[in-house]
This is a predicted structure of a 1475-nucleotide RNA (small-subunit ribosomal RNA) from an uncultured bacterium.
Model confidence (mean pLDDT): 84 of 100.
It matches the Rfam family "Bacterial small subunit ribosomal RNA". Its family is annotated with ribosome and structural constituent of ribosome in the Gene Ontology.

RNA sequence: AGAGUUUGAUCCUGGCUCAGGACGAACGCUGGCGGCGCGCCUAAUGCAUGCAAGUCGAACGAGACCCUCCCUUCGGGGAGAAGCCUAGUGGCGAACGGCUGAGUAACACGUAAGUAACUUGCCCUAGAGCGGGGGAUAACACAGGGAAACCUGUGCUAAUACCGCAUACGUUCCACCUCUGAGAUGUGGUGGAGGAAAGGGGUCGGGUAACCGGCUUCCGCUCUUGGAGAGGCUUGCGUCCUAUCAGGUAGUUGGCGGGGUAAAGGCCCACCAAGCCGAAGACGGGUAGCUGGUGUGAGAGCACGACCAGCCAGAGGGGGACUGAGACACGGCCCCCACUCCUACGGGAGGCAGCAGCAGGGAAUCUUCCACAAUGGGCGAAAGCCUAAUGGAGCGACGCCGCGUGAGGGAUGAAGGCUCUAGGGUCGUAAACCUCUUUUCUCAGGGAAGACUAAGGACGGUACCUGAGGAAUAAGCCACGGCUAACUACGUGCCAGCAGCCGCGGUAAUACGUAGGUGGCAAGCGUUGUCCGGAAUUACUGGGCGUAAAGGGUCCGUAGGUGGUUCGGUAAGUCUCUUGUGAAAACCCCAGGCUCAACUUGGGGACGCCGAGGGAUACUGCCGGACUUGAGACUGUCAGAGGCGAACGGAAUUCCCGGUGUAGUGGUGAAAUGCGUAGAUAUCGGGAGGAACUCCAGUGGCGAAAGCGGUUCGCUGGGACAGUUCUGACACUGAGGGACGAAAGCGUGGGGAGCAAACCGGAUUAGAUACCCGGGUAGUCCACGCCCUAAACGAUGAGUACUAGGUUUUCGGGGUAUCGACCCCCUGAGAGCCGUAGCUAACGCGUUAAGUACUCCGCCUGGGGACUACGGCCGCAAGGCUAAAACUCAAAGGAAUUGACGGGGGCCCGCACAAGCAGCGGAGCGUGUGGUUUAAUUCGAUGCUAAGCGAAGAACCUUACCUGGGUUUGACAUGUACGUGGUACGGAUCCGAAAGGUGAAGGACCCGCAAGGGAGCGUACACAGGUGCUGCAUGGCUGUCGUCAGCUCGUGCCGUGAGGUGUUGGGUUAAGUCCCGCAACGAGCGCAACCCCUGUCGCCAGUUGUUUUCUCUGGCGAGACUGCCCCUAAAAGGGAGGAAGGUGGGGAUGAAGUCAAGUCAUCAUGGCUCUUACAUCCAGGGCUACACACACGCUACAAUGGCCGGUCCAGACGGUUGCGAAAGCGCGAGCUGGAGCCAAUCCGACAAAGCCGGUCUCAGUUGGGAUUGCAGGCUGAAACCCGCCUGCAUGAACGUGGAGUUGCUAGUAACCGCAGGUCAGCAUACUGCGGUGAAUACGUUCCCGGGCCUUGUACACACCGCCCGUCACGUCAUGGGAGAUGGCAACACUUGAAGUCGCUGGGCCAACCCUUCGGGGAGGCAGGCGCCGAGGGUGGGGCCGUUGACUGGGACGAAGUCGUAACAAGGUAACCGUA
Repeated sequence: AGAGUUUGAUCCUGGCUCAGGACGAACGCUGGCGGCGCGCCUAAUGCAUGCAAGUCGAACGAGACCCUCCCUUCGGGGAGAAGCCUAGUGGCGAACGGCUGAGUAACACGUAAGUAACUUGCCCUAGAGCGGGGGAUAACACAGGGAAACCUGUGCUAAUACCGCAUACGUUCCACCUCUGAGAUGUGGUGGAGGAAAGGGGUCGGGUAACCGGCUUCCGCUCUUGGAGAGGCUUGCGUCCUAUCAGGUAGUUGGCGGGGUAAAGGCCCACCAAGCCGAAGACGGGUAGCUGGUGUGAGAGCACGACCAGCCAGAGGGGGACUGAGACACGGCCCCCACUCCUACGGGAGGCAGCAGCAGGGAAUCUUCCACAAUGGGCGAAAGCCUAAUGGAGCGACGCCGCGUGAGGGAUGAAGGCUCUAGGGUCGUAAACCUCUUUUCUCAGGGAAGACUAAGGACGGUACCUGAGGAAUAAGCCACGGCUAACUACGUGCCAGCAGCCGCGGUAAUACGUAGGUGGCAAGCGUUGUCCGGAAUUACUGGGCGUAAAGGGUCCGUAGGUGGUUCGGUAAGUCUCUUGUGAAAACCCCAGGCUCAACUUGGGGACGCCGAGGGAUACUGCCGGACUUGAGACUGUCAGAGGCGAACGGAAUUCCCGGUGUAGUGGUGAAAUGCGUAGAUAUCGGGAGGAACUCCAGUGGCGAAAGCGGUUCGCUGGGACAGUUCUGACACUGAGGGACGAAAGCGUGGGGAGCAAACCGGAUUAGAUACCCGGGUAGUCCACGCCCUAAACGAUGAGUACUAGGUUUUCGGGGUAUCGACCCCCUGAGAGCCGUAGCUAACGCGUUAAGUACUCCGCCUGGGGACUACGGCCGCAAGGCUAAAACUCAAAGGAAUUGACGGGGGCCCGCACAAGCAGCGGAGCGUGUGGUUUAAUUCGAUGCUAAGCGAAGAACCUUACCUGGGUUUGACAUGUACGUGGUACGGAUCCGAAAGGUGAAGGACCCGCAAGGGAGCGUACACAGGUGCUGCAUGGCUGUCGUCAGCUCGUGCCGUGAGGUGUUGGGUUAAGUCCCGCAACGAGCGCAACCCCUGUCGCCAGUUGUUUUCUCUGGCGAGACUGCCCCUAAAAGGGAGGAAGGUGGGGAUGAAGUCAAGUCAUCAUGGCUCUUACAUCCAGGGCUACACACACGCUACAAUGGCCGGUCCAGACGGUUGCGAAAGCGCGAGCUGGAGCCAAUCCGACAAAGCCGGUCUCAGUUGGGAUUGCAGGCUGAAACCCGCCUGCAUGAACGUGGAGUUGCUAGUAACCGCAGGUCAGCAUACUGCGGUGAAUACGUUCCCGGGCCUUGUACACACCGCCCGUCACGUCAUGGGAGAUGGCAACACUUGAAGUCGCUGGGCCAACCCUUCGGGGAGGCAGGCGCCGAGGGUGGGGCCGUUGACUGGGACGAAGUCGUAACAAGGUAACCGUA
């Protein structure tokens, strides 16, 4: 620090995802040790049991125990003293410590101040005092009630308990004076009035004792001063989300007077006033303890608030007070509620959010441990007691840190695993083995510090030290397609599965599972969750808004924000210095202590803020003065479809009337509906009515926008220029708000010519609720009132300033010129185009900015859901404005690039069309294919580019198929081992269709040192074999586009880049052929040429032609190159010469690539598969089937012909298992025959059409020959299935072929025959050869294919593309919904506990006063009443959930239905608003 992911590729925008760190974690697998930390995040749910707050006998009385003494009835009783214990009275503590985070959005917290409005037990300091009295009451005793808890009565008693009196330096209150101060309730002074106390211990003395007295600063007590520390209250600033919460508030805001408190205050009360808060967010809703800090981050920030520390709040829920210095009190009290427990049913008891522990909830969080030794706390004079605070130990890898699981040597690179191209590679010095060590572990011994101060240590026989033993006790987890470090094998076969994103898996998966190997981390490793980061993806630092999301439809203007020049003042902002504060811990730095580290101790820094004081004055603010350039006003001039109202005008459409006139008209791609003989259309005249204003008219003008277009008049808004007369910053923007706002639409009333949603017809169509045509109602028009939206667009907010120009145009001003309009120059305001710098992702913008800056407003933050739902506001309605979420996707987008495509455009080729000739498609037959059939009809080829194709020739063979019969190391190859002389060989005989089985007679070979070896054969094992699968694993070969003219590269240049340029353009060519031009210059593969055949000539050679010559055959050459002339840039064109002229004709030659084109059955080959069979052998059958369909052919349909006779002329090719002559036989096929020939010699071999002559005479024929019968021939073991030929007989369809379709541009088509290969035989096929030998091409509109340029694109698997909506099915979330149900906070009325306060207090009462001692008074208590009051009840509303028949749309879901809306002119351009 970045990376992956939208595309064919690119740049940008933009989201999603990953790599990092962290955690009070949890889960999976695994687990050796130690140190230091941490450990209910959920149910502030409920709790068994134990413990967590007591202490003081030196405040007090009493009692038990022990001890001593005495008495004793031996049960016990009495006395005394040190100690000790118990309950009680009394004092202090219990308000600390410990726990939790429910509530709380608040002066709760943080920070800084204030208190002239306050308190303070214990502690410290200072001053003063402590005199003298009184009356009770617990305990206890007795009696009583109760199940219990506990309670009642009577009687006795003490105090540092309680109550009077005395005294008063201070103190409190009142009055006056003084000082400080803004202010006096403060300070100081004077006077008056009021108000205290307690003793205990020690010691001495007296006394028998109780007790009394003296001394004592040892502990206390009272009043007061100051302090320390601790609190109360007040204030400034800071502190989450929500406006789909916009108004809230009656003690509310203030005042006066009271009450209350330690203390100000509506804190409370009475009265008076009507205020107070709020867009800088009141009120409401949601969420939340706050902070120091913690995590992350470069920082700014963002998130969090476990442990530790500060503050707050709470103690089952709610309310209340009491005591006290302090509480409205966790382990106190009272009441209500819920819950639990006890009960004798009458009543009682309880509160773990203390420490352990239990249940429950939950993914999840520990021991019912030890000790007060240390630190600290309470009490005490002290000893001491108490202390689940605390110190420790235990459990948990929960975290951080440290250590270990050994170290060195060790190659034949062991065994084994995995892999393999079979050689090897790898695990791997890894192991074994040798040497060594002992951290850890086990055992044994010693043994702390922590305690200062004599003893006393829970931890702990711990840490640590020493010795002994023995490599011993100790390694896993995750990953390995990219991101991201690490690869192979097998299994699986869109299955099983993986996955953070992209995505893997459909038979060769580095992505699933396993194994080996490798990488990473390591007592851990992964996963999940959450936070920050990456994310500049909310942008303060640090983003944007023309087209990607995003400028409000426009203007006016409120608050607010911002604001020209200059002078003076001030010092709020701002800057600087000093100072206070910023707790400790944390953080950073430097040191120290644990062996290191984590951890911890000390010191320093920092803590950005806030307060106080001093200073500065550039800028901003504020106050005051001035200025004129911003702004406005004034005067003059000017342009204009600016607005409103009224009036007027002509043309046109339609309608009505009349005339002329007759059969059509109208409409369309073509038609029809319609109109018209009741007289239309056409035409003329007259009239009516409504709407819109031709030409001028413009890229022109005006307006804020919407928008504005005949003419005239009236009213009226704005603007420009010139003058520089006035005011003197009066300005800019503008949240809310207000006004305007096309069309459609709504209401009321008019109007209605044309046009025209809906609707009705006619067409089109598969359909046509459309496009086209004929009609036609709302509406369009007017008035008034609503609606308030548009692709309301320049998709570009308003304002100001600055930053090259050129050109056009509108409206002004000036100069110049002119008779004048023009022209020309300068200048201002608008409206356009081009363009510099600059900007931009690019396109583009560019003084009319999208440049450079500033001010203000609006808006955006992935796509869909959604211009939606709910709520609110507006509207008559339609609807508008505001505006989510669940869910879902890994993209959605912008610009540009290359292609491809278009029912886009331009240019150009091709037997592509056209012009021609001959065909095919109809018939019969042949061949191939499909289909069907079959035991099998083997397999492949399937639009062009399969179909007389593989197959240059299936009777057996071929043969791969079927049936049946056999063989199993095999029909064929190689190797190893063993055996083998009567072996190899040989095969009689028998069975059999053959293969095969059986196996008689006979019977060997080579080398050799004579042992053996080789060959052969047999057996066994390796292996052979497969036309079995995959052409979508492949090589090779081939087809096709296409013999089309294209396809690329290097360097340079342009572009951020994909890419472009070159290769485009102007010409030209068969051609990217060539020329010219050009940021290109060159080059490669293609084109052309080089090669072969052919056409002319020459030379040489030649036999088997022919024989002077020549022809022929072969070889070598010549010739043609736009070379020459005209023309020209090049080319084209014309001409000459020439056998041949512009590529002379033909062939071979096939660029980069495309079609996963074809072939695993030519061959080769990876993988898979079969192995007594999917191998192999044999016989027979099949590949030859036959209702049909198609393709390619043959023969024909006849007279340009058929038949018969005669007669002429080729080229090329083949031949020894061959061609086979003459001659003879046969009607013929053929047979006999065998000459000649290894071939310019011989043979096949007569070419046919043609020509001559004859015949047939238009007919299913003397055309045509299918089919069938008979008789023969040939090949071959063998012609039944299933060959060819001959003769005789038979004589079918067929009379020129529908839609459609093929070939061909010259020696071509067409017609005619000949030969060859294959082959025993079989040719209408194929490959060649020659003979005869045409017609036509105006031309490029159209069909097909192709090339180049350009345009649009939502296509890129590329139009056989993409893609939309309804319907049907499944799943999911969600809105509405008669309702139902639950929660929350209020309100109204009612009821009202405890308790404070107030009133009362007839009942009751020791202290003080009076008293006649009876009592009375003062004061108090119970009780009663009242205000308030938790909670309960009733009621109507509000807000938020859950659920609901049915219903609405939405999202998603490999192959459902219907259509074709969009993307190309998408076939009616698309889109926006509205009905």
The RNAcentral record of the sequence draws on ENA, Greengenes and SILVA.